[in-house]
């Protein structure tokens, strides 16, 4: 360092890296030399910032929301709470069928109100030769959430 097995922990805007970009180093070439540049080898770095999101089964893959940046958050692989179908459940609705909308906070849509984050940036500290990485402090969203409006067809029970 790799593989296998086992245990524990963690995890779903999550994990990974054969491309790209970048760093260090070795060799060769250009060059009087240094610097620098090119090619190749080796070792590395980077590669999505949080919020929200899971009834069960099957299928499927560029699966919600905003923040930063304006040079790569490029490119790619895998997964996934997205979506579709079926079942179950909830609402509509006292009950049933179908339909619609949803998923235990179980009403889509409209309107008004109202929050909350991390990174980036700045300051400071620490690690690394370096690319870069880690930590502390201070700031700011949208979806969401709440109020109001907003609920089908047929059948049937009960009461008047």
């Nucleotide at each position: 360092u790799g593989u296998a097995u086992g245990a524990c922990a963690g995890c779903a805007g999550c994990g990974c890296c054969a491309g790209g970009a970048c760093u260090c180093u070795c060799g060769c070439c250009g060059g009087c030399g240094a610097g620098c540049g090119g090619c190749g080898g080796g070792a590395g770095u980077u590669g999505a910032c949080g919020a929200g999101g899971u009834u069960g089964g099957g299928g499927u893959u560029u699966a919600u929301c905003g923040a930063a940046a304006g040079a790569u958050u490029c490119g790619g692989c895998g997964g996934a709470u997205g979506c579709c179908c079926c079942a179950c459940g909830g609402u509509u609705g006292g009950c049933c069928a179908c339909g619609a909308c949803c998923g235990a906070a179980a009403g889509a849509g409209g309107u008004c109100c109202c929050a909350c984050a991390a990174a980036a940036c700045c300051u400071c500290c620490g690690g690394g030769c370096g690319a870069c990485c880690g930590g502390a402090g201070a700031a700011c969203a949208a979806a969401a959430g709440g109020g109001c409006c907003g609920g089908g067809u047929g059948g049937u029970g009960c009461c008047g």